The RNA shown here (small-subunit ribosomal RNA) has 1506 nucleotides and comes from an uncultured bacterium. The coordinates come from a structure-prediction model, not an experiment, and the mean pLDDT is 84. Its Rfam family is "Bacterial small subunit ribosomal RNA". Rfam links the family to the GO terms structural constituent of ribosome and ribosome.
RNA sequence: UAGAGUUUGAUCCUGGCUCAGGACGAACGCUGGAGGCGUGCUUAACACAUGCAAGUCGAACGAUGAAGUGGAGCUUGCUCCACGGAUUAGUGGCGAACGGGUGCGUAACACGUGAGCAACCUGCCGUGAAGUGGGGGAUAGCUCGCCGAAAGGCGAAUUAAUACCGCAUGUGGCCAAGGAAGACAUCUUCCUGACGCCAAAGCCGGGGCAACCUGGCGCUUCUCGAGGGGCUCGCGGCCUAUCAGCUUGUUGGUGAGGUAACGGCUCACCAAGGCUAUGACGGGUAGCUGGUCUGAGAGGACGACCAGCCACACUGGAACUGAGACACGGUCCAGACACCUACGGGUGGCAGCAGUCGAGAAUUUUUCACAAUGGGGGAAACCCUGAUGGAGCGACGCCGCGUGGAGGAUGAAGGUUUUCGGAUUGUAAACUCCUGUCAUUAGAGAACAAGGCACACGGUUUAACUGGCCGUGUGUUGAUAGUAUCUGAAGAGGAAGAGACGGCUAACUCUGUGCCAGCAGCCGCGGUAAUACAGAGGUCUCAAGCGUUGUUCGGAUUCAUUGGGCGUAAAGGGUGCGUAGGUGGCGAGGUAAGUCGGAUGUGAAAUCUCCAAGCUCAACUUGGAAACUGCAUUCGAUACUGCUUUGCUCGAGGACUGUAGAGGGCAUUGGAAUUCACGGUGUAGCAGUGAAAUGCGUAGAUAUCGUGAGGAAGACCAGUGGCGAAGGCGAAUGCCUGGGCAGUUCCUGACACUGAGGCACGAAGGCCAGGGGAGCAAACGGGAUUAGAUACCCCGGUAGUCCUGGCAGUAAACGGUGCACGUUUGGUGUGGGAGGAUUCGACCCCUUCCGUGCCGGAGCAAACGCGUUAAACGUGCCGCCUGGGGAGUACGGUCGCAAGAUUAAAACUCAAAGAAAUUGACGGGGACCCGCACAAGCGGUGGAGUAUGUGGCUUAAUUCGAUGCAACGCGAAGAACCUUACCUGGCCUUGACAUGCAUCUCUAAACCGGUGAAAGCCGGCGAGUGUAGCAAUAGGCGAACUGCACAGGUGCUGCAUGGCUGUCGUCAGCUCGUGUCGUGAGAUGUCGGGUUAAGUCCCUUAACGAGCGAAACCCCUGUCUCUAGUUGCCAGCGCGUUAUGGCGGGGACUCUAGAGAAACUGCCCGUGUAAGCGGUGAGGAAGGUGGGGAUGACGUCAAGUCAUCACGGCCCUUACGUCCAGGGCGACACACGUGCUACAAUGGUAGGGACAGUGAGUUGCAAGCCGGUAACGGCAAGCUAAUCUAUAAACCCUAUCUCAGUUCGGAUCGAGGUCUGCAACCCGACCUCGUGAAGCUGGAAUCGCUAGUAAUCGGAUAUCAGCCAUGAUCCGGUGAAUACGUUCCCGGGCCUUGUACACACCGCCCGUCAAGCCAUGGAAAUGGGGAGCGCCUAAAGUCGGCCACCGAAAGGAGCUGCCUAAGGCGAAACUCGUAACUGGGGCUAAGUCGUAACAAGGUAACCGUA
Repeated sequence: UAGAGUUUGAUCCUGGCUCAGGACGAACGCUGGAGGCGUGCUUAACACAUGCAAGUCGAACGAUGAAGUGGAGCUUGCUCCACGGAUUAGUGGCGAACGGGUGCGUAACACGUGAGCAACCUGCCGUGAAGUGGGGGAUAGCUCGCCGAAAGGCGAAUUAAUACCGCAUGUGGCCAAGGAAGACAUCUUCCUGACGCCAAAGCCGGGGCAACCUGGCGCUUCUCGAGGGGCUCGCGGCCUAUCAGCUUGUUGGUGAGGUAACGGCUCACCAAGGCUAUGACGGGUAGCUGGUCUGAGAGGACGACCAGCCACACUGGAACUGAGACACGGUCCAGACACCUACGGGUGGCAGCAGUCGAGAAUUUUUCACAAUGGGGGAAACCCUGAUGGAGCGACGCCGCGUGGAGGAUGAAGGUUUUCGGAUUGUAAACUCCUGUCAUUAGAGAACAAGGCACACGGUUUAACUGGCCGUGUGUUGAUAGUAUCUGAAGAGGAAGAGACGGCUAACUCUGUGCCAGCAGCCGCGGUAAUACAGAGGUCUCAAGCGUUGUUCGGAUUCAUUGGGCGUAAAGGGUGCGUAGGUGGCGAGGUAAGUCGGAUGUGAAAUCUCCAAGCUCAACUUGGAAACUGCAUUCGAUACUGCUUUGCUCGAGGACUGUAGAGGGCAUUGGAAUUCACGGUGUAGCAGUGAAAUGCGUAGAUAUCGUGAGGAAGACCAGUGGCGAAGGCGAAUGCCUGGGCAGUUCCUGACACUGAGGCACGAAGGCCAGGGGAGCAAACGGGAUUAGAUACCCCGGUAGUCCUGGCAGUAAACGGUGCACGUUUGGUGUGGGAGGAUUCGACCCCUUCCGUGCCGGAGCAAACGCGUUAAACGUGCCGCCUGGGGAGUACGGUCGCAAGAUUAAAACUCAAAGAAAUUGACGGGGACCCGCACAAGCGGUGGAGUAUGUGGCUUAAUUCGAUGCAACGCGAAGAACCUUACCUGGCCUUGACAUGCAUCUCUAAACCGGUGAAAGCCGGCGAGUGUAGCAAUAGGCGAACUGCACAGGUGCUGCAUGGCUGUCGUCAGCUCGUGUCGUGAGAUGUCGGGUUAAGUCCCUUAACGAGCGAAACCCCUGUCUCUAGUUGCCAGCGCGUUAUGGCGGGGACUCUAGAGAAACUGCCCGUGUAAGCGGUGAGGAAGGUGGGGAUGACGUCAAGUCAUCACGGCCCUUACGUCCAGGGCGACACACGUGCUACAAUGGUAGGGACAGUGAGUUGCAAGCCGGUAACGGCAAGCUAAUCUAUAAACCCUAUCUCAGUUCGGAUCGAGGUCUGCAACCCGACCUCGUGAAGCUGGAAUCGCUAGUAAUCGGAUAUCAGCCAUGAUCCGGUGAAUACGUUCCCGGGCCUUGUACACACCGCCCGUCAAGCCAUGGAAAUGGGGAGCGCCUAAAGUCGGCCACCGAAAGGAGCUGCCUAAGGCGAAACUCGUAACUGGGGCUAAGUCGUAACAAGGUAACCGUA
C1' cells in the first nucleotide's frame, strides 16, 4: 500500500485490454462578475521594417569657445579685448569578456560530486614595503589640396598629453650555485647569493614672497589576501550486438618547440604498442544539474518559469586587442540571403526589449521610470542602463470573494408526469422584513525614502584645514498612482454556467426515431413499448468555470531489488565435455578490501518538511530549524565474506578385490522365412475385396517336392527387465574399448558445482560419390469407390530403405519436468551386489548399498496431479517467458552443394487467445434396460369411385387461423338467408350497443301513407307520470332532436401478455433442508449390487430426512352381504285373460341405489441375506397393478391461440365503425392427408326366426288407424318419462344366384316426387322408376392392434328449421391370431467415455478462388541526406624564412614556405523517400468450391522431413 469492468451456460486460474486518481508553459468547445499572486513561441537556431538595449571621464590632452561679467571703440546696435567656462568631434584612460537571450551543437572531464595542481594566471579591491629623477621624437584633431554617387580614402603643413621611446636609480623581482628542512620521484619551501637584466606620469587642491612644506586622486616595483579563472583525476547518469573488432600521433620513450601552466599540444627520431564482451568502434537520440510531476516506497517520466555550470550568436574559418575573448549589438576572409548604387562599388546580422511576416492546435504592449535594487564611468555632482522596478493583454494556472440573508403553504400559476386520486418542480417563486461584500458614484488618500546634495552647526584628525572621518537640524528626490486603503450615498438593484444520469459511477421518467439517424473510455446500445440515439421535465457532480483532446506517473506484483514465473496456461537449451565468469567443506594465525560504528569536511541558494512571522484570510513572501538518504578523509571493531599463511579429512579423486549388462567399434559364422532361378509331380484356376475389377495362369500358374542364388531382418527367450549423456542398442563367436555398482579403508588433501561463448555427439527423412538391391515402398501407372476422388481399398512399381566415405543438424529430440548437493513419515514389486542367521549345500527369512516401477502421508499445486526417482523444504549456477494474430515470417548477418538451418523484428489488426475442472447436449463411443420399437401375427392405407380437409391455381371475393411428429373429417357439436369476419352495390354518422353533461321540446313507441331490392329517406296521426303548491309554476322520471365527452373495430402485434391447450410422456424422473466433500462452478443424497411397471422396494453406503411426481386415496366395471321396494321384478299363494305382472299381494330372484365385505404375495412349496421371483399350488367371483377412466412432476419447443374471452401498446373515426340486398366461403388442368363403399360365394338377394345397452324427448318423442310403391301426409291414445315412444344388426333356418365386370359394385346422369324453411338456381336432405362408371385385393413405401383387444355388426346422442354426418363422442352384440426373442430400425431412461459444441451436431470450423479496403516485403530504376576516405585548388590568418624600401629606434611595408575554411573531382559504404510489376498478410455483408479438424469427426490426431 483500496479497487472495478471485460474470455464462460456457470467456475477457478493464467493473461491482455479498459476505467476511476494526480499533474501540465497546454490546445479546442460552451460559458464568463470582480480581485491578489504567478505565468505566456514547447513549432521555423525561419526571415526581419522601425525605435531603443554601453557608455563615461574636460580633475589626462590639444582644440572649440555659449550664457554671463568687466573694459574699449564708435556707426546706439554692432565690433574688439580680458575674465569666464556651457558644449563637444578627436587623442588618451577605464568599461565594452558583466548584465540580457537561446538550446543549434555536444554521449564529452560537457555536467554532478569528491579530490589534486610540489604544473598555473589574475585588471579593478584590501594589507604591507619601497619609489615617482631627468630627457627625446612623433601623431590624430585643426587647416589646405586631390579622388569618390556614397561609404570612405590619399597627400602636404602644423600641435599636446596620464599616448610613444631611450637614460638614471634598484627597496625589490628574475637568474647559475651552495646549505637546511619537507608529504613525494621529477622536485618544493626557507636562508645566502656571483655575473647580469628590469620601473615610473602626472592631475586637482591648501599654506608660503620664494626655496619649499602638505592633502587627495593617480603611476611604478614587490609581498600577502580576497574574489575570479585555467588544467588533471576517481566515481555517477540514454537506447542499439540485425554495430564485434577499433586505432598510425595511434600507445610509450628521448630531444626540441610552444603555452600562464602540465601534456603527442606540435615536430624529429626510436620502440610496437593502446582499447575491447565489465561492450571498444559504429549508429540513433539528447544541453547537464539543483529540481519538477507521480508513487506507500523502491522506482518511473521530465529538465518551462527560478538558480548553478556549459555551448552558441546568419553559416564556416581565423586571429588581433586585452588582466580576461578567439568576443551577440568588435576586426579579417569565404558562403548564402537581403538592401543601397551614378554599376565603378558599398552596407547588414533581434537566439537583447517591444514589434512584423511566416510556420503552427497554440503563446502578449512597437508601454512608464531609473523613485527603489544592482551594474559601468567619474574626485564628485551626475550621466548611461529594454538589467531591474512597474503598468497593459490572455480564466493559462493557483488562491480567496461575490451573484444575497431570514421569514413565507391557497403547497399559487405555468411546466412535467399520472394508476386521473395525485405526485413533482417546491420555500423554490410571489409577498414581508433585513444586509450592503464586489461592482457603480462622490470625497479623503498612503507605505516602499534610505542615501546623496545644498545651507547652518558641532566633534575628531592635523603645525594648520580649503581636505578626510563622524554627528545634529532644515530643505530637496516616487515610475507605479489619485493606485492600495478609508469614508459617505443609492439600490437586491449589475453578476451562473458546464458536463453527466445502462454497469463501472453519484444521478430517471415522458415523447420522437425504428440496426435508420446516431452513441460509445471498456463491456456494448438502436430491428415499434430505448433509464444507452434526439428533445423535454426532473435529478446528480463540480462551479467562474465545466467538459473534450494530447502527454506523463499511478493503478500494473503487467520486467517482479523490495516483488513474478517456466509438467498441462507464454516459458528447460536435443545431449554431453569444457573456457571465462558466478558460487564453494572443517580449524588456526595475519590483514582490514567489503561490512559495522564514531568524528571532521563538504553536500550553493531556492525547492520539499516542521515551527513561527508579514500581506484582513489564502495563494504568495520572509525568518529559523530540520533534511539533502551522497562523496571524501580519519579513528576504531573483526562475527561473516574476501586476500594471505599453515593444517585437517567427511566433499572429490586414486589404488586393490570382485561383479551384471541388446554400452561402442571391427571381423567371422549359422539357421528360419520371403522372393527369384532350374528341375520333378500336377490341373484350372490363383490372387484380391465390403463387393469387385485391374493383375498372374493352358507358353502349365496357385499347390507340392528337391537343388541353387541373393539381400535384408534377427521368431521363441523377452520382462513398466538391462545398458548408455542423449539420439539409441536385441542371432552367435573372437579381438579392441568406454562407463557403472559393491566390498576393503591404503593414498592425495578442496583438487569441487555450474557453465555465456566454444567443441563434440545427435532418430527419421534429405543431399554428394561409390557399391548393393530380397522384401517393403514416396513419386508414377492401372482397377475400384464416389456427385467428384489427383485419397482411404486393390494390382503393380522407381527413388529410398542396406554398406563405405562425406554433408546436413532438425523432431510431440517428451518424464512436454536443466544440472549438482543436502533435508523430510511409509507400504509393496523387480534388476545388480555385500553381510547375517540357518542348512550337508541352498531356497525362504533379516540387514544394507545402487538402479528401476506402482500405491500413498505431510507438504505443494488454479485444478489435474506430484509425492525420498518431488512438481515438498533449502542452496549454487545456466537457459528461457511477458496478450492473440501478423511470425518463427521479412530485412540484415552467420552456416550449408542444395533443400534449408540459426539469430530475429515492425507496420497493421483483435478484446480476447488460453489452462484445468463443472453441468448439460451430442457421437457413424461403450455397457445395461424399457416401449406394438423391431420380430411373430391379424386387419388396413398407398391402386378405384366418392365424402371431407389442405396445398396450389383461379376469382370482385373465393374471410381468417392451424403447417414434421405435435397442421390437413383441425377451430367448425351443423356456411342456402342469418351465421359471416370476405366481395359488389345502396344507405347512416353520438352512431346497431353503454354512461354522463348541456340546450330545447313534448314527443317517442305502436299505427297509417309515399318511394325503394331492402336498409333507409320523406310525411301523417299521436300519450304522459308521480312530488310540492290553491294555482301559476318549479324541479324529478320517461322520450326524441341538436351539440359535447365518447361509443365501435373478427384492424396489427401470440416475438409485449393473462388464461387455456398441444408435445416429449403416464416417460420415471425433477428437486429441497441439514450435514459432508470441493477455493469454486458443483458434487454427495439420486451412485453401486439386486429387484420392479416405477427414484417400486431391499442391501451396502457421508449421508440423514423431506417434497413434487410413481403408487394409493376418487369414479365405472367384475363377486357377495345388509337396507329399501316404485314406475322395476314375479318364485310361492290367489284372481283374470285368446295372450301379455293385467290385478290382489309378495321381497325370495333379476334389477335399481345406498351402505359395507373382499385381494394383502395373506397361506403353502421352492429359491434368495433381504426386497422379491417362480409354482398346472390351495382357497377364491377375482391373484400378483383384476380391467378401464379421471389424474400429466421440474421443465422444453419465443410450440398454438389478440378470431372464444380478457388485456398493454399502435392504428381507423361521414370509416378499418354500423345497416341492407345480392354474391362468395361450395370455383377446378392438378397434388397430398383422413375416411366411406367396394372389388364379392366366410358373399349377394328373398322369406322366416332370436337376443342389447347407453342415451334422448312438450315449438318434442309419437303408439295405433287411414292414404300413398315410397319419402311422407291426415287423424290421434300415451308420455315432462325405470311408467309412454324407437322391428337392433351381424346371427340362425329355408330358398336362390354359381365365378361373370356378374342378381358383385354402386358412381354418374335422366324423369317424377316428399319434407324443412321467407327462400332449396348458384348451394339441402330424402323417396320412387330408369341409367349402371371405375373397380377382380392394389408399386415403392407405410399405419393400427397383445384380450373382451384386433376384426366385424348394428344402435344412441350433441350441434340442429333442415342438412351435405361416410365426421365426432358414446353404447352394446359376435369375437380371434401371435410374441422365439432384443442382433437390427425408431423413441425413451440410467451409468460411463471423448469433445475445439453451450443458439448446444440443423453445432463448430479449415483452405483455395472471386470482390473491396489497409499496412508491409521484393523490385529495373530514380530523388535526397549526413558522415568518412583519397586527390586537386586554396582566402584570411598565426608561425617560420628572406629583405636592396620606410623609420632615430622599437618596428613596419613587401616577397615567400607550412597548415587550412569554403570549393571541385573520384570510388565505396550507410540511411531516408518514390516506383511499373510482384509476394504473402490483415480486415470485411448472408459470394463460389469442397469438408481438413473437434465424437473412433466417419482413414485416430499430431511432430520432423521429402